[in-house]
Notes
A computed fold for a 244-nucleotide part of an RNA from a marine eukaryotic metagenome, annotated as large-subunit ribosomal RNA, domain VI. The RNAcentral record of the full RNA draws on MGnify. Its Rfam family is "Bacterial large subunit ribosomal RNA".
Context: one part of a larger RNA
RNA sequence: UGUUGGAUGUCUGAAUAGAAGGACCGUCUAGUACGAGAGGAACGGCGGUUCGAAGCCACUGGUUUACCAGUUAUCUGACAAGGUACGCUGGGCAGCUACGCUUUUUGGGAUAAGUGCUGAAAGCAUCUAAGCACGAAACCCUCUCUGAAAAGAGACAUCCUGGGCUCUUAUAGAACAUGAGUUUGAUAGGACCGGUGUGUACGCACGAAGGUAACGACGUGUUCAGCAUGCGGUUACUAAUCGC
Numbered sequence: 001u002g003u004u005g006g007a008u009g010u011c012u013g014a015a016u017a018g019a020a021g022g023a024c025c026g027u028c029u030a031g032u033a034c035g036a037g038a039g040g041a042a043c044g045g046c047g048g049u050u051c052g053a054a055g056c057c058a059c060u061g062g063u064u065u066a067c068c069a070g071u072u073a074u075c076u077g078a079c080a081a082g083g084u085a086c087g088c089u090g091g092g093c094a095g096c097u098a099c100g101c102u103u104u105u106u107g108g109g110a111u112a113a114g115u116g117c118u119g120a121a122a123g124c125a126u127c128u129a130a131g132c133a134c135g136a137a138a139c140c141c142u143c144u145c146u147g148a149a150a151a152g153a154g155a156c157a158u159c160c161u162g163g164g165c166u167c168u169u170a171u172a173g174a175a176c177a178u179g180a181g182u183u184u185g186a187u188a189g190g191a192c193c194g195g196u197g198u199g200u201a202c203g204c205a206c207g208a209a210g211g212u213a214a215c216g217a218c219g220u221g222u223u224c225a226g227c228a229u230g231c232g233g234u235u236a237c238u239a240a241u242c243g244c
Stems, first nucleotide, its partner, number of pairs: 005160007015146001017144002021051008034039001052104005060098004067091005072085005093230001107141003114134004164244002167181004187239003190235005195229004203222005210215001
């Protein structure tokens, strides 16, 4: 752009894509059928393992250049507090992940090789010539994804309403798009509370080997402190105003 008024929403499913499953073990069947014995099944049921596939992060593990702590060198005159080297080391939430977790079937149709029934040509025989019945992980459905531009361009419901930009943004994201909002507001930031991480801050007081003294690594108390927070909640304090 089209689908012949338009908008919104929900569908149908022509037609695509897929391998979404593969293999194995144990057990019951059963010490049964079979077999003189020795030995020794199967159809089917149940439970699991492994490889693959799809999804997820409550648990476990990994990562975590947000974060916390210890410590080295050096710089900011000293302390404190910091900068630089992801310096090194010990932890670690969210997020992302696998080594973690969840789900991964059955049935049907038409058939192949093959097995048959009936049955003539050919008084017999013959699965085939007419006809009929079985038969595989392969094929087509059942399952998953996409899918009204399927030009035979579909259906239903509602309505005659608008949609977009700008702006705050994330369950979305390369841009675009999509979703949540835009004061009739919790959309983001801030603040507070909670949770979480680290592990007990600075200062002060006391102790401390040693030292004439000054001083003094370090320890204890104040102190489950201090710091941090991509999480949850509350709150219009800030910005979503005004506009096009």